[in-house]
RNA sequence: GCUAGUGUAGCUUAAUUUAAAGCAUAGCACUGAAGAUGCUAAGGUAAAGUUUUAAAAACUUUCACAAGCA
Numbered sequence: 001g002c003u004a005g006u007g008u009a010g011c012u013u014a015a016u017u018u019a020a021a022g023c024a025u026a027g028c029a030c031u032g033a034a035g036a037u038g039c040u041a042a043g044g045u046a047a048a049g050u051u052u053u054a055a056a057a058a059c060u061u062u063c064a065c066a067a068g069c070a
Base pairs, nucleotide, nucleotide: 001069002068003067005065006064007063010023011022012021013020025041026040027039028038029037046062047061048060049059050058
């Protein structure tokens, strides 16, 4: 340089025109104290643009990552 991929919460993964779960984090309850358990909360689609009533998804460009070929 070329080809085909992957980017979603702190981590691991879902997603059907509603963005969800487990673990982790914080608060409360419980306890002599802690742990475990229960309840609650916070945390978001790599960036920009296009199509569409509606885009995490479809299209274009860029960025990052890892792979193959040369």
Predicted 3D model of a 70-nucleotide RNA (transfer RNA) from Narcine brasiliensis.
It matches the Rfam family "tRNA".
The organism belongs to Narcine, within Eukaryota.
Its mean pLDDT, the model's own confidence on a scale to 100, is 81.
The RNAcentral record of the sequence draws on ENA.